[in-house]
RNA sequence: GGGGGUGUAGCUCAAUUGGUAGAGCAAUGGACUCUUAAUCCAUAGGUCGGGGGUUCGAAGCCCUCCACCCUCA
Numbered sequence: 001g002g003g004g005g006u007g008u009a010g011c012u013c014a015a016u017u018g019g020u021a022g023a024g025c026a027a028u029g030g031a032c033u034c035u036u037a038a039u040c041c042a043u044a045g046g047u048c049g050g051g052g053g054u055u056c057g058a059a060g061c062c063c064u065c066c067a068c069c070c071u072c073a
Base pairs, nucleotide, nucleotide: 001072002071003070004069005068006067007066010025011024012023013022019056027043028042029041030040031039049065050064051063052062053061
């Protein structure tokens, strides 16, 4: 340098091929307990890697850039 893949909550990952962004764990508060752990309930946490385009509407489509991984030379 050529080709391909991935990027979403603190972490691991979903979102039925365009229609209000969720789960588990973790965190915080509460219940329970002599205390802790476990268990149960609740809460908070997101410019969906950056920018642009298409569309009434984009995490998902198109273009470009960035980071990481695989592969060819």